[in-house]
RNA sequence: UUUAUAACGAAGGGUGGAGAGAACAGGCUCUGCGAAACCCUGGCAACCAUCGCCUCUUUAGUGCGAAAGGUGCCAAAUCCUGCCGCUAUAUCGCGGAAAUAUAAA
Numbered sequence: 001u002u003u004a005u006a007a008c009g010a011a012g013g014g015u016g017g018a019g020a021g022a023a024c025a026g027g028c029u030c031u032g033c034g035a036a037a038c039c040c041u042g043g044c045a046a047c048c049a050u051c052g053c054c055u056c057u058u059u060a061g062u063g064c065g066a067a068a069g070g071u072g073c074c075a076a077a078u079c080c081u082g083c084c085g086c087u088a089u090a091u092c093g094c095g096g097a098a099a100u101a102u103a104a105a
Base pairs, nucleotide, nucleotide: 001105002104003103004102005101006100011041012040013039014038015037019030020029021028024082025081026080027079042074043073044072047070048069050066051065052064053063054061055060078099083096084095085094086093
């Protein structure tokens, strides 16, 4: 950079000792009943790989399933909003974009 996905799902312990929820702003929330970070164990998921099934003439398939491998993840919708549209000087709501994250290339 491209493509796909992001309202589902999954927590205990140890070290640690004040912050954390990507960045900025606003909100809201979590946190000394112990934040971040690191480690251990457990789990979730099914992107890649693998295996089985199904379809197929087949190297194929935007199908179904498994879960011992490679990643990822385990408060809250990616916590919410920010830009645009529906839309009118507005709220709410819905949709889209942007940004971000993860995977694969």